[in-house]
RNA sequence: GGGGACAUAGUUUAGCUUGGCUAUAGCGCCAGACUCAUAAUCUGGAGGUCCCGGGUUCAAAUCCCGGUGUCCCCA
Numbered sequence: 001g002g003g004g005a006c007a008u009a010g011u012u013u014a015g016c017u018u019g020g021c022u023a024u025a026g027c028g029c030c031a032g033a034c035u036c037a038u039a040a041u042c043u044g045g046a047g048g049u050c051c052c053g054g055g056u057u058c059a060a061a062u063c064c065c066g067g068u069g070u071c072c073c074c075a
Base pairs, nucleotide, nucleotide: 001074002073003072004071005070006069007068010027011026012025020058029045030044031043032042033041051067052066053065054064055063
């Protein structure tokens, strides 16, 4: 220098091909129940600029363009 994959909550991730109500779940965190107490279990809750910028559209995590970061392959 060329090509490819990936980026969504603290963490691991579903959803993306087929745009559409309020963006998923596990773990973690907070509160409650249970217990003498802790753990486990159960119930509830908080937490998201969907990597960044722009475009298309009535509407974008999803489509298009550019960029950044990580990883892999070729030279």
The RNA shown here (transfer RNA) has 75 nucleotides and comes from a Candidatus Woesearchaeota archaeon. Model confidence (mean pLDDT): 83 of 100. RNAcentral holds the sequence, with entries from ENA. NCBI's taxonomy places the organism under Archaea, Nanobdellati, Candidatus Woesearchaeota. It matches the Rfam family "tRNA". Rfam describes the family as follows. Transfer RNA (tRNA) molecules are approximately 80 nucleotides in length. By type it is a transfer RNA.